[in-house]
RNA sequence: GAGUCGGCCAGGCAAUCGCUGCGUCCGCGAGGACGUGGAGGAAAGUCCGGGCUCCGCAUGGCACGGCGCCAGGUAACGCCUGGGGGGCGCGAGCCCACGGAAAGUGCAACAGAAAAGACACCGCCCAAGCGCGCGCAAGCGCGACGGCAAGGUUGAAAUGGUGCGGUAAGAGCGCACCGCGUCGACGGCAACGGCGACGGCAAGGCAAACCCCGCCGGGAGCAAGGCCAAAUAGGGAAGCAAGCGGCGCAAGCCGCAGCGCGCGGCCAGCGCGUGUUUCCGGGUAGGCCGCUUGAGGUGCGCGGCGACGCGCAUCCCAGAGGAAUGAUUGCCCUCGACAGAACCCGGCUUACCGGCCGACUC
RNA sequence: GCCGGAGUAGCUCAGCUGGUAGAGCAGCUGAUUUGUAAUCAGCUGGUCGGGGGUUCGAUUCCCUUCUCCGGCU
Numbered sequence: 001g002a003g004u005c006g007g008c009c010a011g012g013c014a015a016u017c018g019c020u021g022c023g024u025c026c027g028c029g030a031g032g033a034c035g036u037g038g039a040g041g042a043a044a045g046u047c048c049g050g051g052c053u054c055c056g057c058a059u060g061g062c063a064c065g066g067c068g069c070c071a072g073g074u075a076a077c078g079c080c081u082g083g084g085g086g087g088c089g090c091g092a093g094c095c096c097a098c099g100g101a102a103a104g105u106g107c108a109a110c111a112g113a114a115a116a117g118a119c120a121c122c123g124c125c126c127a128a129g130c131g132c133g134c135g136c137a138a139g140c141g142c143g144a145c146g147g148c149a150a151g152g153u154u155g156a157a158a159u160g161g162u163g164c165g166g167u168a169a170g171a172g173c174g175c176a177c178c179g180c181g182u183c184g185a186c187g188g189c190a191a192c193g194g195c196g197a198c199g200g201c202a203a204g205g206c207a208a209a210c211c212c213c214g215c216c217g218g219g220a221g222c223a224a225g226g227c228c229a230a231a232u233a234g235g236g237a238a239g240c241a242a243g244c245g246g247c248g249c250a251a252g253c254c255g256c257a258g259c260g261c262g263c264g265g266c267c268a269g270c271g272c273g274u275g276u277u278u279c280c281g282g283g284u285a286g287g288c289c290g291c292u293u294g295a296g297g298u299g300c301g302c303g304g305c306g307a308c309g310c311g312c313a314u315c316c317c318a319g320a321g322g323a324a325u326g327a328u329u330g331c332c333c334u335c336g337a338c339a340g341a342a343c344c345c346g347g348c349u350u351a352c353c354g355g356c357c358g359a360c361u362c
Numbered sequence: 363g364c365c366g367g368a369g370u371a372g373c374u375c376a377g378c379u380g381g382u383a384g385a386g387c388a389g390c391u392g393a394u395u396u397g398u399a400a401u402c403a404g405c406u407g408g409u410c411g412g413g414g415g416u417u418c419g420a421u422u423c424c425c426u427u428c429u430c431c432g433g434c435u
Stems, first nucleotide, its partner, number of pairs: 001362009011332007019038008040338001044349002047347005052221004064217005069083005084098001085096004099212002104210002106206002121152002123148003130143005160178006179201001180199005186193002225289004235280006243256005258274006296315008333336001363434007372387004381418001389405005411427005
């Protein structure tokens, strides 16, 4: 100088005026005084997991959804820690949805000879057999309807790779090494590792395609849910009261009168409604609880490589309900990012001006 | 606050067991007409909201993010 990993901070100080939870005091009350607390590392996205609440539920299974190397941590997890394997980097380190394709089904456009037990376009070869030609014959030459799959061509992918031998030309056809598989013993809790023997290669790719295997999962969410409880309307019970006329068998309907309400300054008029009182029960408005002491923070010690666990001491650190945490002034500096609780917690992901500390690499 | 749904051409929508994205309307050009409309023929127009992953290959499958819409008091 360049870089990697981990942790911490997120303008500071002072004054004045405000907002808000709680406690004490004053006040009949409204309220006031004093003390004290008052956003984050992500409070965000709501992507996982749990607590809590209500509903459902004997258990088991099916279906559906999620997860997926191994071991551990945890209340739990798709999170974290350690390890294994693979990839990247000179390195410190970083990244990985990382079970099964030798159960089944399915997919692979275009190109290409051929896309999964497939195939021969160019090409290579005539040893044997076959066909044709030449030759008396031995034989020679040519060829595909014969042999081959080494080389070329296509593709993301072509039925192990390299080399030697071998052959008419070739080919795991044979051999050596590498890869792959099976078995054995060894190390490791395991994933797995290296070693030895055997196998001539079978078993190509895709499961973030269906699927198989293993494990996990009942549903909804604080607008959950619980308590208290107006006015009006409707429900139930009891008491009291129910004018006149018309229609109708009746239930009831219509008109008038009375009463109430609305329009209107008032009258008139018009429209609407019309038993009343008390009690009971359910829901609504409204109020209260749920609501913040918790898988909590800090310090020390112990166990563990670590995530984390155990013990002791100590602290209380927002809890609103139109929703508080702000404004003004002064000084200083490196001139201040992303952003604000709404039931709570553990994670993940995303956004973010910068600064500090520690360990390490080139 | 909680829960659910959708982003594809200028507009409205198709396309989804992965294989070079289509339709209608709109726009442009031509034909028809004296001219316009209608009609007919042809053409243009796409970061499939953004980023990453799986795969040979992604509008489609998975993750993440942004925007919009709806429901619950």
Model confidence (mean pLDDT): 79 of 100. This is a predicted complex of two RNAs, RNase P RNA and transfer RNA, with 435 nucleotides together. It holds a member of the Rfam family "Bacterial RNase P class A". By type it is a ribozyme.